[in-house]
RNA sequence: GGUGAUGUAGCUCAGCUGGCUAGAGCGUAUGGUUCAUACCCAUAAGGUCGGUGGUUCGAGCCCACCUAUCACCACCA
Numbered sequence: 001g002g003u004g005a006u007g008u009a010g011c012u013c014a015g016c017u018g019g020c021u022a023g024a025g026c027g028u029a030u031g032g033u034u035c036a037u038a039c040c041c042a043u044a045a046g047g048u049c050g051g052u053g054g055u056u057c058g059a060g061c062c063c064a065c066c067u068a069u070c071a072c073c074a075c076c077a
Base pairs, nucleotide, nucleotide: 001073002072003071004070005069006068007067010026011025012024013023019057028044029043030042031041032040050066051065052064053063054062
């Protein structure tokens, strides 16, 4: 330098053919339970869906560019 994949909650991820309000598990907080802690149960908080622009009545999803990480390929006087 080229090609491809990935980027969604603090962490690991799902999200189907674009559709009405963006989710799960773990973690965290609060409450219940217990003599107490843990386990367990309930509830809650936490997200500009990597960034910008575009298409569309409507975008996490489609398109372009940028960016970060990973893999492969090439180059290395």